[in-house]
Molecule: small-subunit ribosomal RNA
Organism: uncultured Gammaproteobacteria bacterium
RNA sequence: AGAGUUUGAUCCUGGCUCAGGAUGAAUGCUAGCGGUGUGCCUAAGAUAUGCAAGUCGAGCGAGAUUUUAGAUUUUCGCAAGAAAGUCUGAAGUCUAGCGGCGGACGGCUGAGUAACGCGUACGGAUUUACCCCAUUCUUAAGAAUACCUUCUCGAAAGAGAAGCUAAUACUUAAUAGUCUUAUCCCUUAAAAGAUAAGUAAAGGACUUAACUGUUUGGAAAGGGAGAAUCGUGCGUACUACCAGGUAGUUGGUAGGGUAAUGGCCUACCAAGCCUAUGACGGUUAGCUGAUCUUAUGAGGAUGAUCAGCCAGAGGAGCACUGAGAUACGGGCUCCACACCUACGGGUGGCAGCAAUCAGGAAUAGUUGGCAAUGGGCGAAAGCCUGACCACGCGACACCGCGUGAAGGAAUAAGCUUCUAGGAGUGUAAACUUCUGUGGUAGGGGAAAAAGACUACGCAAGUAGUUUGAUGGUACCCUAUUAGAAAGUGACCGCUAACUGCGUGCCAGCAGCGGCGGUAAUACGUGGGUCACAAGCAUUAUCCGGUGUUACUGGGCGUAAAGGGUGCGUAGGUGGUUUAUUAAGUUACUUUUCAAAUCUUCUCGCUCACCGAGAAAAAGGGAAGUAAUACUGAUGAACUAGAAUUUUCUUUAGGGAAAUCGGAAUUAAUGGAGUAGUAGUGAAAUGCGUUGAUACCAUUAAGAACACCAGUGGAGAAGUCGGAUUUCUGAAAGUUAAUUGACACUGAGAUACGAAAGCUAGGGGAGCGAACCGGAUUAGAGACCCGGGUAGUCCUAGCCCUAAACAAUGUUUGCUGGCUGCACUGACCUCGAUUUAUCUAGGUUGGUGUGGCGAAGUUAACACGUUAAGCAGACCGCCUGGGAAGUAUAGUCGCAAGACCGAAACUCAAAGGAAUUGGCGGGGAGACACACAACUAGUGGAGCAUGUGGUUUAAUUCGAUACAAACCGAAGCACCUCACCAAGGUUCGACAUGUAAGUGAAAUUUUUAUGAAAGUAAAAACUUCCGCAAGGACACUUACAAAGCUGCUGCAUGGCUGUCGUCAGUUCGUUCUGUGAAGAGUGCCCUUAAGUGGGACAACGAACGCAACCUCUGUCCUAAGUUACAAGUAUCUUAGGAGACUACUCUACCUUCAGGUGGAGAGGAAGUGGAGCAGACGUCAAGUCAGCAUGGCGCCUAUGCCUUGGGCUACACACAUGCUACAAUGAGUUAAGCAAAGGGUUGCAAAACCGUAAGGUCAAGCGAAUCCCAAAAAUUAACUCUCAGUGGGGAUUGAGGUCUGAAACCCGACCUCAUGAACGUGGAAUUAGUAGUAAUCGCGGAUCAGCUAUGUCGCGGUGAAUACGUUCUUGUCUCUUGCACACACUGCCCGUCAAGCCAACAAAGUCGGAAGUAUCCGAAUCCCAACAUUAGUUGGGAGAGGGUAAAAUCGGCGAUGGGGGCUAAGUCGUAACAAGGUACCCGUUCUGGAAGGAGUGGGUG
Repeated sequence: AGAGUUUGAUCCUGGCUCAGGAUGAAUGCUAGCGGUGUGCCUAAGAUAUGCAAGUCGAGCGAGAUUUUAGAUUUUCGCAAGAAAGUCUGAAGUCUAGCGGCGGACGGCUGAGUAACGCGUACGGAUUUACCCCAUUCUUAAGAAUACCUUCUCGAAAGAGAAGCUAAUACUUAAUAGUCUUAUCCCUUAAAAGAUAAGUAAAGGACUUAACUGUUUGGAAAGGGAGAAUCGUGCGUACUACCAGGUAGUUGGUAGGGUAAUGGCCUACCAAGCCUAUGACGGUUAGCUGAUCUUAUGAGGAUGAUCAGCCAGAGGAGCACUGAGAUACGGGCUCCACACCUACGGGUGGCAGCAAUCAGGAAUAGUUGGCAAUGGGCGAAAGCCUGACCACGCGACACCGCGUGAAGGAAUAAGCUUCUAGGAGUGUAAACUUCUGUGGUAGGGGAAAAAGACUACGCAAGUAGUUUGAUGGUACCCUAUUAGAAAGUGACCGCUAACUGCGUGCCAGCAGCGGCGGUAAUACGUGGGUCACAAGCAUUAUCCGGUGUUACUGGGCGUAAAGGGUGCGUAGGUGGUUUAUUAAGUUACUUUUCAAAUCUUCUCGCUCACCGAGAAAAAGGGAAGUAAUACUGAUGAACUAGAAUUUUCUUUAGGGAAAUCGGAAUUAAUGGAGUAGUAGUGAAAUGCGUUGAUACCAUUAAGAACACCAGUGGAGAAGUCGGAUUUCUGAAAGUUAAUUGACACUGAGAUACGAAAGCUAGGGGAGCGAACCGGAUUAGAGACCCGGGUAGUCCUAGCCCUAAACAAUGUUUGCUGGCUGCACUGACCUCGAUUUAUCUAGGUUGGUGUGGCGAAGUUAACACGUUAAGCAGACCGCCUGGGAAGUAUAGUCGCAAGACCGAAACUCAAAGGAAUUGGCGGGGAGACACACAACUAGUGGAGCAUGUGGUUUAAUUCGAUACAAACCGAAGCACCUCACCAAGGUUCGACAUGUAAGUGAAAUUUUUAUGAAAGUAAAAACUUCCGCAAGGACACUUACAAAGCUGCUGCAUGGCUGUCGUCAGUUCGUUCUGUGAAGAGUGCCCUUAAGUGGGACAACGAACGCAACCUCUGUCCUAAGUUACAAGUAUCUUAGGAGACUACUCUACCUUCAGGUGGAGAGGAAGUGGAGCAGACGUCAAGUCAGCAUGGCGCCUAUGCCUUGGGCUACACACAUGCUACAAUGAGUUAAGCAAAGGGUUGCAAAACCGUAAGGUCAAGCGAAUCCCAAAAAUUAACUCUCAGUGGGGAUUGAGGUCUGAAACCCGACCUCAUGAACGUGGAAUUAGUAGUAAUCGCGGAUCAGCUAUGUCGCGGUGAAUACGUUCUUGUCUCUUGCACACACUGCCCGUCAAGCCAACAAAGUCGGAAGUAUCCGAAUCCCAACAUUAGUUGGGAGAGGGUAAAAUCGGCGAUGGGGGCUAAGUCGUAACAAGGUACCCGUUCUGGAAGGAGUGGGUG
């Protein structure tokens, strides 16, 4: 720092996604050690058990108990003495109580709170126990009470009565130059002064004989420190789909209350106060230091641990005590819950530490200790302390260490892969030599301790004693041990890392793109590799990337986005000069923003994390001083902005009202007149003999105003068009004055606002939604036609929307030009004349309106002094597509509806501009037997052949739009053969190799059985090389392997078809463009041709075109056997020439090039004909069955052999052909003329036989020699005479011939007989432009024979027609539109049907929270009265509860309407091309649906 993803590709816009960091985390797999941190984010849910706040005997009385002193009594004992008891003392310990201090700290939690709660900075009308400082004082008296004793009630908790007693408990009194209060005095207010009232524990301990002394308490008032309280400025979330809120509300006076100010409370008075700078309401939330992230910028998110503040203690209310509480481990009351109960009544509060249950994805031990730090009490020892210090559990996080080190093979095994050779794992291992972090064992062993006590001492101090939970832990030493210690995720791109197998749109993966349909680097698995590592990955959340909310730092013509337009309020911004000021601004100083954190430096733990010390820090607040350029404020002045008046001109479809006008239309009346008219693509409905249309005249009505008329004018926009008059608004230029910044913009507000539509009343000619008919159509709710109602018009009032568009807000300034138009000035010139006017021309200004264009801008298109350029001011709007301008709420409206305006859900795009193609029922140009013209056909008949379908045991398979269908097949009776039935066979019909065994093998012959293949058996015979071993060879068995017309032509090679013998397809350099791309290759002319020429940002080149090659037509040369009677000729063979529109003249086109026409010369011929040759590419076109081949499949069968059958079936449909339908013919006879081929398993003459097919015999010929071989149409003569005929020759019968083992299924041919359809063929369609079509015969390949009428060749005879390119088909080039790119067989819209999903409405129903009114009303407080010891009564407030109505938030909800999604449902075809009726916007009506129609508007 970026990357992926919209497209065929490109640029842009724009969203989605990824790579980073972080966490109080959780989950999956895995796990060696240590240190430091950290650990209920959910149920402020409920809690068993233990502990978390006590202490003081130096305040007090009492009790229990221990030790001890003295006295004394009793018992025992000879005695000493012992035991027990009583009394008086002393010293301890313990217990409850009275009393004091502390339980307001510490600890926990974040429910509430949008607030002076917090942060920050100020301020004052205050209080303060313990602590510190200094001052003064500490007198006297009294009444009780707990404990205790006795009794009563109660289950208990506890309560009550009587009696006794103490105090640092309580009461009273005295004292008080300070203090408080009151009054007086004096004051603005204080201060000072005077008077009155108000307070003490003379206690405790030690000492002394005592006085006393020391110490510690106590009281008063003062000061300090620290703490607390109150007020104020600024800052502190979202919401306007919350716009008005407020009656103690705002202020005043008086009083009360408080430590103190204050509506804090009460009474009275006034009617204020807050609010668009967002009041009030709703939702959410503890705030901060800080933490995370980021460029350690600005920001964004968070508020765990640590620290400050606040708030809370089951939910509420309330006070008491106290220095301090409205009190977590105090009290009273209500509610909910739980527990005990004798049912009467009681008890409780872990959001303290552990722990339990529940909830949850999820969060630890019912541990040790007061040793340290800190706290409470105490004089102290000390006691208490779940604060705290430690340990324990958890990879939860960060940091550190280890899992070994060195050597060790061209490299073991295993595994994987493989082209079978090898390669990878891999120096990795094994093995050798070492080390010891860690582990184990042993030994040593801390720091953390400061204090405290005792003794001495005046003191300072000295000496001694003693205190460690952690812990025998950290750490150190020694010995020993490579030993117990590596995983997780990924490997298609982003993103580092690739292969084998399995699977086969299945199973599955996936953060996004996407992968998987038989060769998956994307699934699963193995190997390998990459990354991180005691962790790794996933999930969740935050920041980043994302400039994707843009302050730094975005946009709005077409991508999302300029309000339809004005006027104007608040607000924002504002011309020139000067003076003052100093608010903003700038500089400096002071102070503050706690500590911790971050940064820098130094130091301590072995390093690091961590910790200690010091420094620094941007920025914020406050105060002071200074400066004055700019902004602001105030004053004075100016005229360039703005405005007013005035002159002239100019304007004019600017607005309103009234009046008038002609043309047209329609109607009515009259005339005249006759059969049609009207309408359309074509028709019909309609009108018309009751007289239409057309024509004339008269009259009436309503609406609109031709020409002028113009990218001309006016207006803010919507809009405005006949004329005249009246009223009225505005603008431009110009002259001279005036005012003196009066300006710009403009949220709300307000006015105007096309068309459609609404209400009421008129009006109604034409047009014309709806509606009714007629057509069209598959249908036609449309387009077309005939009618026609609302409406269109007027008046009055609503509606308030449009593609209300220049898709471009208003305003100011600046930045090159060229050229039109309109209005208006100035100057010059010419001319005219009424000599001050006009016309014309030129130059130069202003305003408005157009076109082209420098710079510049833009994604491009384009814009470009009328900016989309460069800048300033203000407003409006946008933030992916859809859902949706929908729902809900609100406002407006008579309604239609308008304004405001979401979310759930869903997709990875939607979109803009431009590019290349393709396409168009778009345009232009050109070509082709494409059409047209002509000829002959096909389609109808019969037959042949092929295909489909059907049938079948099988009818093998493939080809199957053009480009399959006489195609593979240049030959299906067996074979072929792949199909079917049946029979057989298994190393096999065929190749090679290995191992073992046997042996010659081969060959010949025979028998049985059988349909054959085969099976079984018998006989004959015995090889070659080698000295030998053995080999060659064969068989048997086993194995590698053979075999397969089995599958995949969508895994392939090769070959082929097709567009198409169409003229195209590209490259290098260069240039243009951000780029895809373009130019070149486009334009003009020309050509069969991208053929050639000209011009040109192109210059060259390649593959195609053409040419080279072959055959043929002419000529020349040479050679000549088998050709030729002979020969210069013909013919054959070989070589060459020739033609290139080359030349001359000429007309036209257009200069060139070229073409067309005419003439000429020469010539066989004036593009001569035919072949070969098929560019880049397209169709996943065809072929695995011609061949080859990857992969897969079969392996006693999908292989191989055999017999028979089938491929030849037959209701039918299609394709290609043959023969015909006859007289331009048919038949018979006779005559005459080719070319090109083939022939030894062959062609076969002649002769003879047979009606013939053919047969017999057989000459010749390996062929310019012989044979096939007769050419036929043709010509001549004769017959037939228009008929299903002597046309036609299908079908069938009989008899034969030939091939072949074999003609039944299933061959061809011959003879005789039979003699079908068919009389020229519907829609439609094919071929052909000259030696062509048509017609006539001949030959070859394949082949035993043949289904050949097929196919490939050969020659004979030999036409007609082409005006031309409008149409049809196809192709090429240019251009245009496109929402297509699988490319129009494209894309795509809506209803309906099915499934799923979320939201909305909904009768209702359930719940939450907050209020209002009213009723009841606990504790407690206040007031009044009575009592005064306690208290009683009444009134008020009051938590909570009940009732009622309304509003609000949420859950559910039959059903309803729409929405979204879902490979292959239905109906149509609305949109994209002129999308087949141009589309779209607003509105109204209407229809199954897209939609259609009317009306006005836009061009996208």